Notes: The RNA shown here (TPP riboswitch aptamer (THI element)) has 101 nucleotides. The coordinates come from a structure-prediction model, not an experiment, and the mean pLDDT is 78. The model forms 92% of the base pairs in the Rfam consensus.

RNA sequence: ACAAACCGCUGGGGGCGCCGAAAGGCUGAGAUGGGCAUAGGCCCGGUCCCUUGGAACCUGAAGUGGAUAAUCCCACCGUAGGGAAGCGGAUCGUGCCCCUC
Numbered sequence: 001a002c003a004a005a006c007c008g009c010u011g012g013g014g015g016c017g018c019c020g021a022a023a024g025g026c027u028g029a030g031a032u033g034g035g036c037a038u039a040g041g042c043c044c045g046g047u048c049c050c051u052u053g054g055a056a057c058c059u060g061a062a063g064u065g066g067a068u069a070a071u072c073c074c075a076c077c078g079u080a081g082g083g084a085a086g087c088g089g090a091u092c093g094u095g096c097c098c099c100u101c
Stems, first nucleotide, its partner, number of pairs: 001094002006089005011051006017026003032045005057082003063076004
């Protein structure tokens, strides 16, 4: 000097399901407080996650198989199609230069 992991800053993207009258329970990183609208939905917050080396999240999908009280709960689908970036620091590592023996 470059620079994986990782960290920070700024900006950006996204989810908030299932059972229940409620309390509460299930999975999970996270499971929603308020306003508007006949409704689809929209707006302001909260929370957690993700940000191109991108399974955060969306589509396919009312998919296929399994499990469950129930739910993308689990697996497949998935090397599928989409999906939001810049800067700084930086251990390991690599390269260069200098000094000493």
It was read from a public genome assembly, where an Rfam model found it.